Source information: A computed fold for a 59-nucleotide RNA from a Polyangiales bacterium, annotated as transfer RNA. The RNAcentral record of the sequence draws on ENA. Its mean pLDDT, the model's own confidence on a scale to 100, is 81. The organism belongs to Polyangiales, within Bacteria. Its Rfam family is "tRNA". By type it is a transfer RNA. Gene Ontology term of the family: triplet codon-amino acid adaptor activity.

RNA sequence: AGUUAAGUUGGUUAUAACGCCGGCCUGUCACGCCGGAGGCCGCGGGUUCGAGUCCCGUC
Numbered sequence: 001a002g003u004u005a006a007g008u009u010g011g012u013u014a015u016a017a018c019g020c021c022g023g024c025c026u027g028u029c030a031c032g033c034c035g036g037a038g039g040c041c042g043c044g045g046g047u048u049c050g051a052g053u054c055c056c057g058u059c
């Protein structure tokens, strides 16, 4: 992140489950297995070398 959560006194390219897409498996579906896409964290601003994390405003 589409949904629900995690993110350990601020620090490498934000993590997982379900869901989604593709493949394998199956007579078909489902289950199961493998791979993949999808976030700049409600929005705006501030502090800081550095903000999902601290502060202010706003929905």
Base pairs, nucleotide, nucleotide: 002018003017004016005015011049020036021035022034023033024032042058043057044056045055046054